[in-house]
């Protein structure tokens, strides 16, 4: 006996911090649903208004009166009498009506709670005791008669009763006054009670009822008398119930700080049941308040209820106690009790009646009505029970109460079946199509019988009342009456129990299913519709929307909304914080307060312990019991943590200003350092100005300039003079001060510190709300002063602009005196004081000790300024004896961000403004520290044709080609910074080609597979018609036509093909942001990671950093790391050298043959070459440098030297990069069309722009002639020689060659020679005209080539920009793919000739590593600020307008109490007038709180608006704080301050050795 957390700030992390959720709760409401019962509960809003009925009467045992209807009898028919009936009825009188019932408006204290007091009081009914009740009187209602009035009601006259009223008597007694005793007792501030005597005042109903028998009276009814009961009066007690007083507690607000005139007290009087300024007269001037008066707001209070582990927080429905109220306000009367819910009077509002004269009314009682609202019940039954009023009683009354009704509003209980049942049925959903789930669920079989339903029945809620009987009591009595016991008879509004019948029959929903949070799939939708508590879902594959299936949770309910507490340690007493997250006041002095050294004594306030009284009951808790259980109810106990009285203790706190002490504090003495403060003087340097001299053209200023100054002589320089401000070096993280702050020097005055001595005082101390003083800079007022500097301002620049940065000027100001202001990043962002807790080191001011002495040194000690650091602390950064550690005392401050340090109010100020200080609204964050990246107009190191140094280009021209744009019927589509643009396309006239356009056709299709119909056909081909063709139609001749059986007549089958129909085909249609694959790019850059270990709370770090080195994270060294992987390198291809092998188609040295000549031939393998295998290069060797390293430099050798050259090879990843039109593929779309076929056109269109190229502009050249040297590749649908023709393209013919054999094939630049002579040319070749060739079905749109003619622009190209470091650039040609041909100047290869420059890293670009800053993380193409414009919302000011609230002054003054006067009556009393007070009302000046208001101020939020670019990086002028001025705006500038500034250098210090 009791304590749980989670989501959300970030790329990630830790922390701070808010928001949100899970729980419980309710007088609830709403949505869907709804079988039964029990017990509870139900107008929270309009204390707004109420129709109707009822809710307080009763008593004949207090009193007088007293019907009628009806019925019976009589009757003179007019009436009378009896019963009804002494009834109904009203009246007088008594008691009650002040309780019960309702509600919570007001009220923050006249209230409530707890504990006390009353010696300052009351008390009807009840109860105990004592005593008494005698005599008399006059009225009055009712009633009768006559009136008034519509009514309500009421007047006059007559007569009447009482337990109504009055008077008199008595006075045990009570009260008052006086006297005596001054005594006892109680209390203790005053005092109370008690005795005796005397005087005064004050009673009554001997009534009512019953009964009685002697005597008396009698109107004969009875009475007196006796008795019982009841009632009356006086006094004293009790109980219960009240009045008053005190203490303590009792919400928010200081943006309410002063309030108060009956106010505070006294004396006297009045008044009250009683004390009292309660009231009045007089006197005094008091009283309350920061421990919160006064004011404002809100609110009935408590027991309790809800929640919580508790402490607390919230709350005050139902039940109980108290208070207050009764239409609003005021007032009294009656009474024991009221200032009275269903009484009275007055005033007001409202409603109703009215004959207009006047009247009536009060649901905040029970029901009920409309209204208000999200919302809350029956105009029920009964007094049977419990209780109350009256009564002697029966009884009457009782909307208290007991019950029922309505509402799932709450709590509790029960049921809606139980057991079996697999073919795991059907249906539904999902599916990978196999199946799975719903699911033993159903059907089906066997059983049970609660509740509801029907029928029958009576233990219980009943106790009473009471005829009557017995016993007892009273009494003269056996009457009566009373008590006890029994008891015929009688009382149930409404419930409840038991038995029987029937039959699974009548009875399940709601919410959720992304995470928190238990529970998942499909379809629909497509940032739409919608969801959402927070985070967030939805833009075509949504577990988050809607539906369905399934699942989870609860269940006659389930969800939602709202409330409160919890979680929230998120106001923290238990139990928080303040360096940087919100938070230490700018600093000190000091009041109240809080806290306080050692010791002795006393007291006992706090404290502890024991005890007394109280803490109502109910509730909560425990135990037991009663309803079948439970809820509910009963009994007992515990608890009620509190307050109060008493006893004891004396450790601690306190008190006794008790006694003592010295260590805290202070004083005293001797020293000592210092920019501590104030005043008065003095000084030199610099500056500016003035005068004079010299001098002669500039000076000044900047990134570069200009404005400015200067020939009227500047700047420069010399001399003299004037003036004001500031004090160089010394100077130091050095000193002083509380902080702000203080710096030349002399003198004067003055504050504080430190050290030493230990002489004195004796706790004198610490902190410090308010308060007071000081308080940088700027600013203000007055008077001075004014050299320099310098807000504002003027000018010059810069710029898109430049209200800035830069420059030239320049005024306030800066300075002094006096007075204000009172704020700063007033910072150590760290309050003051005290104590304790390792060390080391460097400074400043002193003391002591040691060394023989001294300079000095060493040690030690106190104070002080810094740094490093142990433990500890901290979110970390850090702090660490100068704490942010461990404790103590006191103060200040914080509680999400914004709104806002703002508004309003107050206060201070001359003003500027300061101090104090909100709310509405809005967001889910805002923030701190650290981490990894990315970025920087940060730093360091390093690299790259990155720059520089060079060479050649592009950009200018013409043309080619691609793109954009435009155009078009169409100009198909894609690519679009680098990384699209001679790209897909290695070849668009048709085809290609893509419905891109126009037009014509086809529909199982041009193509695939399967099924199916047909029948022997079908296919090929020649032919014809229409047509542009596709296609449609006609149609004969010829050819082909499977397999099996066969009697060759044919039969069977149906393969191929065709045909009919169905499944389906098809799609270069969409989505590259659904994808695979492939590719580009950073980048051939050197990086990217892992395991284990270690460090860190963690993200992460380490390794991978550092020192060297490299092309390289290459290698070495060091090292809390040790290893490893992917990359780099190597392995592969090619090229360069050599060797070996092989020798045709290649080669030819030697031998031979042949030729004009040629490896042409025989031969040969030597060489070249071919193509296979090997060798070779590894920093291996030498020297130097370097850490005995890695490596670098130089050298030798070598064909080649430090990766030899080139290629292939591309880490983790980035760009939602590119591609659905290569291919593949999910989803969607299309199906007589987005499919297929065809003809023609288009993709080639041309004001313009861009990219990539070609050709040039010429003489290092063009042209002509001659002549030399390659490599690689291709060729049968082909390459084509020689020959001939043509100027030529080409034609013709066709040898040879499937190729080291033949062909393409001529290489070109080059070299030799000639010519041109600098010109728009013998440069350049566009364009155009003409004539041709070739390919092809076809060159019109739209081919290439040839020839003749034509001969444009262009004379080396602005800003800008590209490539290249060696066999490279540049330049020259050759070949190939695609291909009928070609728009190729493109692309891919091949070789020929063949440079220059650099050996550097300042700059541009990009990259790598380290480091630094960051408000970036979609990562600088980032983030982000303010004005302006638009919309919405809340709010401040505002001429005013309007309403509420509380007071003040005056006017008027109802009812009424108290008082006065007059009259009448005199038993009570009445009538009239009047004084004081006095509600509502009116007037006035203000206060305060709202509403509204033209206009206006800022604020918040909104879609991709406008202007700029302020901040974050050194944010491109470091930023920020205070202040002042200025400006569209962010902002700029001046002055002072801060680091929460980067970078570089210097100084100093520290750490380690």
């Nucleotide at each position: 006996u009791g304590a749980a957390g989670a989501g959300u700030u970030u790329g990630a992390u830790c922390c701070u911090g808010g928001c949100u959720c899970a729980g419980a709760u309710c007088g609830a409401a709403c949505g869907c649903u709804g079988g039964c019962g029990g017990c509870g509960u139900g107008g929270c809003u309009a204390a707004g208004a109420c129709a109707u009925g009822c809710a307080a009467g009763u008593c004949g045992c207090a009193c007088g009166g007293g019907a009628a209807c009806g019925u019976c009898c009589c009757u003179u028919c007019g009436g009378g009498g009896g019963c009804u009936a002494g009834u109904a009825c009203a009246g007088u009188g008594g008691c009650g009506a002040a309780a019960g019932g309702g509600c919570g408006a007001g009220g923050a204290a006249u209230g409530c709670a707890u504990g006390g007091g009353u010696a300052a009081c009351g008390u009807a009914c009840c109860u105990a005791g004592a005593g008494c009740a005698c005599g008399a009187g006059g009225a009055u209602a009712g009633c009768c008669g006559c009136g008034g009035g519509a009514a309500a009601c009421u007047g006059c006259g007559g007569g009447u009763a009482a337990u109504a009223c009055u008077c008199g008597a008595u006075g045990a007694g009570a009260c008052c006054a006086c006297u005596c005793a001054c005594u006892g007792u109680c209390a203790c501030a005053u005092g109370g009670c008690a005795g005796a005597g005397c005087g005064g005042u004050c009673a009554a109903a001997g009534g009512g009822u019953g009964g009685g028998g002697a005597u008396c009276c009698u109107u004969c009814g009875g009475g007196a008398c006796c008795u019982a009961c009841u009632g009356g009066c006086u006094c004293u007690g009790g109980a219960g119930c009240g009045g008053c007083c005190c203490a303590u507690g009792u919400c928010c607000u200081a943006u309410c700080a002063g309030c108060u005139a009956g106010u505070u007290g006294g004396u006297g009087a009045g008044g009250u049941a009683a004390c009292g300024g309660c009231u009045c007269a007089c006197c005094a001037a008091g009283g309350c308040u920061u421990c919160g008066a006064c004011g404002g707001g809100u609110a009935c209070c408590g027991g309790g209820a809800c929640u919580g582990a508790g402490a607390g927080g919230u709350u005050g429905a139902c039940c109980c106690g108290g208070c207050g109220c009764a239409u609003u306000g005021g007032g009294a009367c009656u009474g024991a009790g009221a200032c009275a819910c269903u009484g009275c009077c007055c005033a007001g509002a409202c409603u109703c009646c009215u004959a207009c004269g006047g009247g009536a009314g009060g649901c905040u009682g029970c029901a009920g009505u409309a209204a208000c609202g999200a919302a809350u019940c029956u105009u029920c039954c009964g007094c049977a029970a419990u209780g109350g009023g009256c009564g002697a009683a029966a009884g009457c009354c009782u909307g208290a109460c007991g019950g029922a009704g309505c509402g799932a509003c709450g709590c509790c209980g029960c049921g809606u079946g139980u057991g079996g049942g697999a073919u795991g049925a059907a249906g539904a959903u999902c599916u990978u199509c196999g199946g799975a789930u719903u699911g033993u669920a159903a059907a089906c079989c066997a059983c049970u019988g609660u509740c509801a339903g029907g029928g029958a029945u009576u233990a219980c809620c009943a106790a009473g009342c009471a005829a009557u009987g017995a016993g007892g009591g009273c009494u003269a009595a056996c009457a009566u009456c009373c008590c006890u016991c029994g008891g015929a008879g009688u009382u149930g509004a409404g419930g409840a129990g038991u038995c029987c019948c029937a039959g699974a029959g009548g009875a399940a929903g709601c919410c959720a299913c992304g995470g928190c949070u238990a529970a998942c799939u499909u379809c629909g939708u497509g940032c739409c519709a919608g969801c959402a508590g927070c985070c967030g879902c939805g833009g075509u594959a949504a577990g988050a929307c809607g539906a369905a299936g399934g699942u989870g949770g609860c269940a006659a309910g389930c969800g939602u909304u709202g409330u409160u507490c919890g979680g929230a340690a998120u106001c923290a007493c238990u139990g928080g914080g303040c360096u940087u997250a919100a938070a230490g006041a700018g600093c000190a002095c000091g009041u109240a307060g809080g806290c306080g050294g050692c010791u002795c004594g006393u007291c006992a306030a706090g404290u502890g312990u024991c005890u007394u009284g109280u803490g109502a009951a109910a509730u909560c808790c425990c135990u037991c019991g009663g309803c079948u259980c439970a809820a509910c109810c009963g009994a007992g106990g515990a608890a009620u943590u509190g307050c109060u009285g008493g006893g004891c203790a004396a450790a601690c706190u306190g008190a006794c200003u008790g006694g003592g002490c010295u260590u805290g504090a202070g004083g005293c003495a001797g020293g000592u350092a210092g920019g501590g403060g104030c005043g008065c003087g003095u000084g030199g340097a610099a500056c500016u100005c003035u005068u004079g001299g010299u001098g002669g053209a500039g000076c000044g200023g900047u990134g570069g300039a200009a404005u400015g100054c200067g020939u009227a002589g500047a700047u420069a320089u010399c001399a003299a003079g004037a003036g004001g401000a500031a004090c160089g070096c010394c100077a130091g993280a050095g000193g002083c001060g509380a902080a702000a702050g203080c710096g030349a020097u002399g003198c004067g005055c003055u504050g504080g510190g430190c050290c030493u001595g230990u002489c004195c005082u004796g706790a004198c101390g610490c902190u410090g709300a308010g308060g007071u003083g000081c308080g940088a800079a700027a600013g203000c007022c007055a008077g001075g002063g004014g050299a320099g500097c310098a807000a504002a301002c003027g000018g010059g620049a810069u710029u898109a602009g430049a209200u800035a940065c830069c420059c030239c000027g320049g005024u306030a100001g800066u300075c002094c005196u006096g007075g204000c202001c009172c704020u700063a990043a007033a910072c150590g962002a760290u309050g003051u004081c005290c104590a304790c807790u390792a060390g080391g080191u460097c400074g400043g001011a002193g003391g002591c000790a040691c060394u023989c002495u001294g300079a000095c040194g060493u040690g030690u000690u106190u104070c002080u300024g810094g740094c490093c650091g142990a433990a500890a602390u901290g979110a970390a950064a850090a702090c660490g004896g100068u704490a942010a550690g461990u404790g103590g005392a006191c103060c200040g401050c914080c509680u999400g961000g914004g709104g806002a340090g703002u508004a309003c109010g107050g206060u201070c100020g001359c003003a500027a403004g300061g101090c104090u200080a909100a709310a509405a609204c809005u967001c889910a964050a805002a923030g701190g520290a650290a981490u990894u990246g990315a970025c920087g107009g940060g730093g360091g190191c390093u690299c790259a044709c990155a720059c520089a140094a060079g060479c050649g280009g592009u950009g200018g021209a013409g043309c080619a080609u691609g793109u954009u744009g435009c155009u078009u019927a169409a100009u198909u589509c894609g690519a679009u910074g680098c990384a699209a643009c001679g790209c897909g396309a290695a070849g668009a006239a048709c085809c290609u080609u893509a419905u891109c356009c126009u037009g014509g056709g086809c529909u199982u299709g041009a193509c695939a597979u399967g099924c199916u119909u047909g029948g022997a056909u079908g296919c090929c081909c020649a032919u014809c018609u229409g047509g542009a063709a596709a296609c449609a139609g006609a149609g004969u001749a010829g050819g082909c036509u499977g397999c099996c059986c066969u009697u060759c007549g044919g039969g069977g089958u149906g393969a191929a093909a065709c045909u009919u129909g169905c499944a389906c085909a098809g799609g270069u249609g969409c989505u590259g942001c659904a994808u695979g694959g492939c590719u580009g790019u950073c980048g051939u850059c050197a990086g990217c990671u892992c395991g284990u270990g270690u460090c860190g709370u963690g993200a992460g770090a380490u390794g991978u950093u550092g020192g060297g080195u490299u092309a390289a994270g290459u290698c070495c060294c060091g090292u809390a790391a040790c290893g490893a992987g992917c990359g780099a390198a190597a392995c592969c291809c090619u090229u360069g050298u050599c060797g070996c092998u092989a020798g045709u188609u290649g080669c030819c040295a030697g031998c031979g043959c042949g030729u004009u000549a040629u490896g042409g031939c025989g031969g040969g393998g030597a060489c070249u070459c071919u193509a296979g295998c090997g060798a070779g290069a590894c920093u291996g060797c030498c020297g130097g440098u370097g850490u005995u390293a890695a490596a670098c430099c130089g050298g030798a050798g070598g064909a080649a030297g430090g990766u030899g050259g080139g290629g292939a090879u591309g880490a983790c990843g980035u760009c939602a990069a590119g591609u659905c039109c290569u291919c593949a593929u999910g989803g969607c779309c299309u199906u007589u069309a987005u499919g297929c076929c065809c003809a023609g056109g288009g993709c080639c269109g041309c004001a313009a722009a861009c990219g990539u190229g070609c050709u040039a502009c010429a003489a290092u050249g063009a042209c002509c002639g001659g002549u030399a040297c390659a490599a690689a590749c291709c060729g049968a649908c082909g390459c084509a020689a020689a020959g001939c023709c043509g100027c030529g393209a080409g034609g013709u013919c066709g040898a040879g060659c499937a190729a080291a054999u033949c062909g393409g094939a001529a290489a070109a630049a080059g070299c030799c020679g000639g010519c041109c002579c600098c010109a728009g040319u013998u440069c350049g070749g566009a364009u155009u005209g003409g004539a041709g060739u070739c390919u092809g079905c076809a060159a019109c749109u739209c081919g290439a080539c040839u020839c003749c003619a034509u001969g444009a622009a262009g004379u080396u190209g602005g800003a800008a920009u590209c490539g290249c470091u060696a066999g490279u650039a540049a330049u020259c040609g050759c070949a190939g793919a695609u291909c009928a041909g070609c728009u190729a100047u493109g692309c891919u290869g091949c070789g020929g000739u063949g440079a220059a420059u650099g050996u550097g890293u300042u700059c541009c670009u990009g990259a790598g590593c380290c480091u630094u800053g960051u408000a970036c993380a979609c990562a600088c193409c980032g983030c982000c600020c303010g004005u302006c414009a638009a919309g919405u919302c809340a709010u401040g000011g505002g001429a005013g307008c309007u309403g509420g609230u509380a007071g003040c002054a005056c006017c008027c003054g109802a009812a009424g109490u108290c008082g006065g006067c007059a009259c009448a009556a005199u038993a009570c009393u009445g009538u009239g007038c009047u004084g004081c007070c006095g509600a509502a009302g009116g007037u006035g000046a203000g206060a305060u709180c709202g509403g509204u208001g033209a206009c206006u101020g800022g604020g918040a939020c909104u879609a991709a608006g406008u202007c700029g670019u302020a901040a974050c990086a050194a944010g491109g002028u470091a930023g920020c704080c205070g202040u002042a001025g200025g400006g569209g705006a962010a902002c700029c500038u001046g002055c002072g301050g801060c680091u929460g500034g980067a970078u570089c250098a210097c100084c100093u210090c520290c750490u380690u050795u």